RNA sequence: GGGCGUCAAGGGCAAGCUCCCCGAAAGGGGAUGCGCGCAAAGCCAUGGGUCUAAGGCCCCUGUUUGACGGUUAAAGGGUUUACGAAUCCAUAUCCCCGUGACACCGGCAAGGGCUAUGAUCGCCAGGCCGCCGUC
Repeated sequence: GGGCGUCAAGGGCAAGCUCCCCGAAAGGGGAUGCGCGCAAAGCCAUGGGUCUAAGGCCCCUGUUUGACGGUUAAAGGGUUUACGAAUCCAUAUCCCCGUGACACCGGCAAGGGCUAUGAUCGCCAGGCCGCCGUC
C1' cells in the first nucleotide's frame, strides 16, 4: 500500500416511538429512554433513483367587473385682497352616478397535472478520510 470481515478486544453510530425547535412540504436539529439495524449507518448531493412542490407554467370550475362618459378637485398655477380670505384654471387611483358588457381577455380563489433551485449519503454509483483483526 492492497484484499477480506471467520474469530477476539475496546468501543462507535442509531431506524422507529414521545416531547421541543426549524421548514410550505419532503425533511432536518436537539432531549430522554429503548435498540430496527450498520465494518464505513464517517464526510461530500457529483451522476442516477426516490420523496416533496414553496415559486413557476398549464388545465378546469367558481368569482370579480375592468371599458367609456359624468361628478368631485388635494398637490400645482393665475387674479383680487380689507391679508381673514375670495375666485378662476388644471390634473384622479378609489367612492358615487350613467351607458355599455356579462363573450373573449385580465385579476383573485378552490381543485388537478407538470416542474427542483428543496430533501435524501440508513437507495445505488463515484470521490475523500479512518479503528481493530487477518492474509
Molecule: c-di-GMP-I riboswitch aptamer
Organism: Neomoorella sulfitireducens